[in-house]
RNA sequence: GUACCUAUGGUGUAGCGGUUAUCACAUCUGCCUAACACGCAGAUGGUCCCAGGUUCGAUCCCUGGUAGGUACA
Repeated sequence: GUACCUAUGGUGUAGCGGUUAUCACAUCUGCCUAACACGCAGAUGGUCCCAGGUUCGAUCCCUGGUAGGUACA
């Protein structure tokens, strides 16, 4: 340099255009315990990488960019 893949709470993830973006771990609160751990119940936390476009409507489709990765050179 060329082609392709990926980007979603602190971490890892689901989400084939339509209600309030899913789950697990972590964190916090309560219960339990003498206390801790485990377990149970609940809660907080997301400008869905950025900008623009298409559409009645975009996390999803299109274009460009940024970052990471793979292959080739």
The RNA shown here (transfer RNA) has 73 nucleotides and comes from Cloeon dipterum.
Rfam family: tRNA. It is annotated as a transfer RNA.
The sequence is in RNAcentral, with records from Rfam.
The source organism's lineage runs through Eukaryota, Pancrustacea, Dicondylia, Baetidae and Cloeon.